[in-house]
Context: one part of a larger RNA
RNA sequence: GCGUGCUUUGGCAUCUGCGCGCUCCGGACGCUAGCCUGUGCGAUCCCCAUUCGACCCAUCUUGAAACACGGACCAAGGAGUCUGACAUGUGUACGAGUCAACGAGCGAGUAUACCCAUAAGGCGCAAUGAAGAUGAUUGGUGGGAUCCCCCCGAGGGGUGCACCGCCGACCGACCUUGAUCUUCAGAGAAGGGUUCGAGUGUGAGCAUACCUGUCAGGACCCGAAAGAUGGUGGACUAUGCCUGAGCGGGGCGAAGCCAGAGGAAACUCAGGUAGAGGCUCGCAGCGAUACAUACGUGCAAAUCGUUCGUCUUACUUGGGUAUAUGGGCGAAAGACUAAUUGAACCGUCUAGUAGCUGGUUCCCUCCGAAGUUUCCCUCAGGAUAGCUGGAGCUCCCAUGCGAGUUCUAUCGGGUAAAGCUAAUGAUUUGAGGCCUCGAGGGCACAACUCCCUCGACCUAUUCUCAAACUUUAAAUAAGUAGGACGGCGCGACUGCUUGGUUUAGCCGCACCACGAAAUCAAGAGCUCCAAGUAGGCCAUUUUUGGUAAGCAGAACUGGCAAUGCGGGAUGAACUGAAAACUGGGUUACGGUGCCAAACUGCGCGCUAACCUAGAUCCCACAAAGGGUGUUGGUCGAUUAAGACAGCAGGACGGUGGUCAUGGAAGUCGAAAUCCGCUAACGAGUGUGUAACAACUCACCUGCAGAAUAAACUAGCCUCAAAAAUGGAUAACGCUUAAGCGCGCGACCUACACCUGGCCGUCGGGAAAAAUGCCAGGCCCCAAUAAGUAGGACGGAGCGGCGGUCGCUGCAAAACCUUGGGCGCGAUCCCAUGCGGAGGGGCCGUCGGUGCAGAUCUUGGU
Numbered sequence: 001g002c003g004u005g006c007u008u009u010g011g012c013a014u015c016u017g018c019g020c021g022c023u024c025c026g027g028a029c030g031c032u033a034g035c036c037u038g039u040g041c042g043a044u045c046c047c048c049a050u051u052c053g054a055c056c057c058a059u060c061u062u063g064a065a066a067c068a069c070g071g072a073c074c075a076a077g078g079a080g081u082c083u084g085a086c087a088u089g090u091g092u093a094c095g096a097g098u099c100a101a102c103g104a105g106c107g108a109g110u111a112u113a114c115c116c117a118u119a120a121g122g123c124g125c126a127a128u129g130a131a132g133a134u135g136a137u138u139g140g141u142g143g144g145a146u147c148c149c150c151c152c153g154a155g156g157g158g159u160g161c162a163c164c165g166c167c168g169a170c171c172g173a174c175c176u177u178g179a180u181c182u183u184c185a186g187a188g189a190a191g192g193g194u195u196c197g198a199g200u201g202u203g204a205g206c207a208u209a210c211c212u213g214u215c216a217g218g219a220c221c222c223g224a225a226a227g228a229u230g231g232u233g234g235a236c237u238a239u240g241c242c243u244g245a246g247c248g249g250g251g252c253g254a255a256g257c258c259a260g261a262g263g264a265a266a267c268u269c270a271g272g273u274a275g276a277g278g279c280u281c282g283c284a285g286c287g288a289u290a291c292a293u294a295c296g297u298g299c300a301a302a303u304c305g306u307u308c309g310u311c312u313u314a315c316u317u318g319g320g321u322a323u324a325u326g327g328g329c330g331a332a333a334g335a336c337u338a339a340u341u342g343a344a345c346c347g348u349c350u351a352g353u354a355g356c357u358g359g360u361u362c363c364c365u366c367c368g369a370a371g372u373u374u375c376c377c378u379c380a381g382g383a384u385a386g387c388u389g390g391a392g393c394u395c396c397c398a399u400g401c402g403a404g405u406u407c408u409a410u411c412g413g414g415u416a417a418a419g420c421u422a423a424u425g426a427u428u429u430g431a432g433g434c435c436u437c438g439a440g441g442g443c444a445c446a447a448c449u450c451c452c453u454c455g456a457c458c459u460a461u462u463c464u465c466a467a468a469c470u471u472u473a474a475a476u477a478a479g480u481a482g483g484a485c486g487g488c489g490c491g492a493c494u495g496c497u498u499g500g501u502u503u504a505g506c507c508g509c510a511c512c513a514c515g516a517a518a519u520c521a522a523g524a525g526c527u528c529c530a531a532g533u534a535g536g537c538c539a540u541u542u543u544u545g546g547u548a549a550g551c552a553g554a555a556c557u558g559g560c561a562a563u564g565c566g567g568g569a570u571g572a573a574c575u576g577a578a579a580a581c582u583g584g585g586u587u588a589c590g591g592u593g594c595c596a597a598a599c600u601g602c603g604c605g606c607u608a609a610c611c612u613a614g615a616u617c618c619c620a621c622a623a624a625g626g627g628u629g630u631u632g633g634u635c636g637a638u639u640a641a642g643a644c645a646g647c648a649g650g651a652c653g654g655u656g657g658u659c660a661u662g663g664a665a666g667u668c669g670a671a672a673u674c675c676g677c678u679a680a681c682g683a684g685u686g687u688g689u690a691a692c693a694a695c696u697c698a699c700c701u702g703c704a705g706a707a708u709a710a711a712c713u714a715g716c717c718u719c720a721a722a723a724a725u726g727g728a729u730a731a732c733g734c735u736u737a738a739g740c741g742c743g744c745g746a747c748c749u750a751c752a753c754c755u756g757g758c759c760g761u762c763g764g765g766a767a768a769a770a771u772g773c774c775a776g777g778c779c780c781c782a783a784u785a786a787g788u789a790g791g792a793c794g795g796a797g798c799g800g801c802g803g804u805c806g807c808u809g810c811a812a813a814a815c816c817u818u819g820g821g822c823g824c825g826a827u828c829c830c831a832u833g834c835g836g837a838g839g840g841g842c843c844g845u846c847g848g849u850g851c852a853g854a855u856c857u858u859g860g861u
Stems, first nucleotide, its partner, number of pairs: 003014004056071002059068001072861006080360001082217006089210004094205001097123003103116001105114001127134002139167005147158004169200002171197003174193003180187002220359002223356001227349006238323009249281003252277001256273003260269003285310003290306002294303001327337002362795002365792003372385001374383003386533002388530008402520002405518002407482004417472001418470002424466003431459003436456007486512002489509003493505003536560004541555002544552002565576003581757006590748003593732001599745001601744006614734001625719003629716006637708002646703005652676003658670002682697001686695002760784002763781003797849001798847008807838001815833001817831001819830003
């Protein structure tokens, strides 16, 4: 609102239905979030187990895991700073100037800041000379960036900054010359000089800040033995003096005295008494010899026990007093002087000095040494050059410039080698020899006569040598050159010089341009500042000393140091190869039985090794000399005219040769060693005998029928070959090898090589102009990556301050975490827990700014 009812047509009431709005409820679907459970994956972290690798850091060192030193663990503290002066570089301001700290102004102001002016002042703008003093004008030339002109271009011409080289000029000093003037002291023009200057030659400085470095300061930190100065100590102990105290008991028995005996006397003798003594035995006391005693974190920073010395004296001891550090005191030991003495203790100078020891605190990236030269009261150290880093500057794409290279040309050399019948020096042997010299001998009376011998000497040879010998003479190394800064010609000038305008230098003019060996080239050249180092060691080759050395000293090169990785089992240096992180492929050295990735592969030889076969550069050893072990080789022999080996037969006569001998007949010995017959047979190879005999051999023959027998050489094997804990081809083990020597394939693997990705560094390039911002950005390409001492860039922490912007009781910082994330990293951010009031980012600035070590300091365990 419609419908119905009432009505005063304003409206009111009513019920059902529809529509709309709102609210609520239920269901379905979808999305999202949370929770639970299960399963799977990933990142990070923790724990356990296994495989492979793997020695403890720091330090000095040629070299450390070291039987070198420091180091139990944790927390906090703990070492290149500040100032002054100077040097280079860089930034900023002004600039022939620059600088305001003294002073003034402002102001409450003797504060800070700001500000002002002239003069002074500093440095600069002029040097030289010891000083008096005097005192500098845009030169030329070679190379040069830039700019301009001609030219299609190549190229040519001009201009020529800064800077570099050369020549000349000027100023001062020095040497020289000395016109002229002159008061005879001097002044001084024009010149000259292979001399000296931190000079001139159209300025470049000054102020300030920072990095690095030098010097002076405590001077990066800790550390002496010493030195100086002022005090305190004699309670310990040393000695003197003063005043006190103490020393029991025995033994021996001096002087003196008594009486006695003897004697003429001097005197002597004997018995007592007496009680002397640095005398004696021994207690206390004082001391301290011995006990491999006890004890030895003790009773004790010197004690206990027994033993021992002394014990009337130079005795022991209390108190007082005196002597004090280069001083005391000392019966003397350098003893003692307060647990300290070959110079006490305490404070100060003093943070003493140390060429010596130790330590020296966050990260990444890039580069990266030296142990050598010269000098030093120098040898544990410095300076100097070298090596290295950083900061730059000037040029550049080239026929230029350059080179740890080659080639060509040209040069100097005296090493290696060679030589000694070439010089010098050394050196062996024969041969020949007229003269000369020496020695010996012969004939000799003798001879400067003759003869012989030996040597010197001479001649031609011969043997062997030289760092300080050499005629000759390398290789390898070294120098120079391979063009315009050149070549040819002409003409001037200057210097010395010449017979000579000859010669040297320089200047000017003109001509000659594709062209000057190869290869490489990642650009070339120049300047300034500065660190570390100045102990080295090893290997091949050369080399000196030494018997030699893992010895000492040199040269060239390469390594280790400073350097990891594969191999050599192990390892500073050998071998291969040098390295961000990460996939794939291929190799090097070396390997392929197993440990242990890869052929118990293929082919041919050798080797048998019982004290104890062998098995891979450096390298972890073995020799001379042997072997009838075995395998090859060389050389000269024997052999079918029958060897060698085996068996069998013969092995005679002159003659018992001669000598010697007791004997000697082939065979003790000496000398000699013939003849005959034979197929062959020695005046004999051995055994044997007193001497013979007998046997045997050489030699010959028969049987049988094929190879034989020496010497030398070199492969493996073997002997030679013995050491102390048990033992090492690395182990196991291995024998037609898993050994040794050759050859051929396959395979294994390093951080090497090739290739892909990615990070860093260095170099180069393009593109864009309009995009929100980042040019200190984004994009593309190529090369490259080890590192101690050391240098440099960049980054990340701690604390304070200034500016700016945030956070925080809705929870700051610190702390914990078996959570996450960014960054190569130092670190940072987030989250959970805990906690309960501050804390942070960015831009600047300042620094008492970073710990594992120092026998570090303090505290704790």
Predicted 3D model of an 861-nucleotide part of an RNA (large-subunit ribosomal RNA, domain II) from Capsicum baccatum.
Lineage of the source: Eukaryota > Streptophytina > Euphyllophyta > Capsiceae > Capsicum.
Its Rfam family is "Eukaryotic large subunit ribosomal RNA". Its Rfam clan is "LSU clan". Rfam 15.1 lists 107,465 matches to the family in 2,616 species.
Its mean pLDDT, the model's own confidence on a scale to 100, is 80.